[in-house]
RNA sequence: ACCCGCAUGGCUCAGUGGAUCAGAGCGCCUGGCUACGAACCAGGAGGUCGCAGGUUCGAAUCCUGCUGUGGGUA
Numbered sequence: 001a002c003c004c005g006c007a008u009g010g011c012u013c014a015g016u017g018g019a020u021c022a023g024a025g026c027g028c029c030u031g032g033c034u035a036c037g038a039a040c041c042a043g044g045a046g047g048u049c050g051c052a053g054g055u056u057c058g059a060a061u062c063c064u065g066c067u068g069u070g071g072g073u074a
Stems, first nucleotide, its partner, number of pairs: 001073007010026004028044005050066005
C1' cells in the first nucleotide's frame, strides 16, 4: 500500500429479510427474604447501535468516506 472481518447499555453478545417501544445474560441500584450475607424473588436505572454523509415515506440493518481494532498478501 492493497484485501477481508469486527465496532450495539459498565462487560460479553443477539438482532444485518428496512417498519414490533432497540433486546438477553452478567454486573449496578431499590425493596422482600435472612440474625447478617450469599443464593433466591419483585421492581428499576443505564444505549439515540464507532463518526460523518447519502438512498428511502421509514436505516442498528442498504451505499460511500473516515476512525479504531483483529487478520491476511507483498
The RNA shown here (transfer RNA) has 74 nucleotides. Rfam family: tRNA.